The RNA shown here (Glycine riboswitch aptamer) has 102 nucleotides and comes from a Clostridia bacterium. Its Rfam family is "Glycine riboswitch aptamer". Rfam's curators write: This family represents the bacterial glycine riboswitch.
[in-house]
């Protein structure tokens, strides 16, 4: 000195679902109904280990069971949300940090 992946921050874009009823000036609380894109949880193929069985050219291979690992924009709706505001997965740009590769 190139600057992959990743992370924080800034700016911009960013969906869905009752401005339903009721207390309250409103927010909020209560009741019923709904949403998935903060967060959280669950999960496939595959991979690995162990055990039994089968086979063998005794390097191994196959099969069954159990355990571990294993993704999400899928699922659950705990949390969150259902006018506006706030928030918002994800996307784009930028600074900074790190430093794969060269």
């Nucleotide at each position: 000195a190139u600057g992959a992946c990743u992370g924080c921050a800034g700016c911009g874009g960013g969906a869905g679902a009752u401005u339903u009823c009721u207390c309250u000036a409103a927010a909020u609380g209560g009741a019923a109904g709904c949403c998935g894109a903060a967060g959280a949880a669950g999960u496939a193929a595959g991979u690995a280990a162990u055990a039994a069985c089968u086979u063998g050219u005794c390097g191994g291979a196959g099969c069954u069971a159990u355990u571990a690992u294993g993704a999400a924009u899928c699922u659950u709706u705990c949390a969150g949300g259902c006018a506006a505001a706030u928030g918002g997965a994800c996307c784009g740009c930028u600074u900074c940090a790190u430093g794969a590769c060269g």